Predicted 3D model of a 91-nucleotide RNA (SAM riboswitch aptamer (S box leader)) from Glutamicibacter ardleyensis.
[in-house]
RNA sequence: UAACCAUCCAGAGCGACUGAGAGACCUGGCUCGUAGACGUCGCAGCAACCACCCCGAGAGGGGCCGGUGCUACCGCCAGGACCGAUGGAGC
Numbered sequence: 001u002a003a004c005c006a007u008c009c010a011g012a013g014c015g016a017c018u019g020a021g022a023g024a025c026c027u028g029g030c031u032c033g034u035a036g037a038c039g040u041c042g043c044a045g046c047a048a049c050c051a052c053c054c055c056g057a058g059a060g061g062g063g064c065c066g067g068u069g070c071u072a073c074c075g076c077c078a079g080g081a082c083c084g085a086u087g088g089a090g091c
Base pairs, nucleotide, nucleotide: 004088005087006086007085008084013043014042015041016040017039021032022031023030025080026079027078028077029076044071045070046069049067050066052062053061054060075083
């Protein structure tokens, strides 16, 4: 990173710091939040995309180390748009 591929109704929270908005954007709703949300950091965990391991191959399985990701609500819901996010792959 315009363009390619896959996934997005399962799962998994505590502590410290901070201090007013947050759930990506628009409209409408619903919800979370000064009894401290969102965010950052630490630790813990979930998951299984890559890697690794098992299995002639494939399909499938595992979850100990590694690269990411994730841990309110179906991407919170409906409609919208050159939608968005994550991983792989590529440059």
The model forms 96% of the base pairs in the Rfam consensus. The prediction has a mean pLDDT of 82. The sequence was found by an Rfam model in a public genome assembly.